The RNA shown here (transfer RNA) has 72 nucleotides and comes from a bacterium. Its Rfam family is "tRNA". Rfam describes the family as follows. Transfer RNA (tRNA) molecules are approximately 80 nucleotides in length. The sequence is in RNAcentral, with records from ENA.
[in-house]
RNA sequence: GGGAGCUUAGCUCAGCGGGAGAGCGCUUCCCUUACAAGGAAGAUGUCACAGGUUCAAAUCCUGUAGUUCCCA
Numbered sequence: 001g002g003g004a005g006c007u008u009a010g011c012u013c014a015g016c017g018g019g020a021g022a023g024c025g026c027u028u029c030c031c032u033u034a035c036a037a038g039g040a041a042g043a044u045g046u047c048a049c050a051g052g053u054u055c056a057a058a059u060c061c062u063g064u065a066g067u068u069c070c071c072a
Stems, first nucleotide, its partner, number of pairs: 001071007010024004018055001026042005048064005
């Protein structure tokens, strides 16, 4: 220098153009002498950023940034 992938909750990741989610973690309560385990309830969030398409975008298109890999 060229090409490809990834970016969504604190972490790991799902997510057919119309309701933003799961597991783990966190907070409160129950249980226990206490802790762990278990049970109940709750808080998560600028879907990397900007623009475009569309009635409607996490999702489609373009650009930018970060990161990983391949080629040279």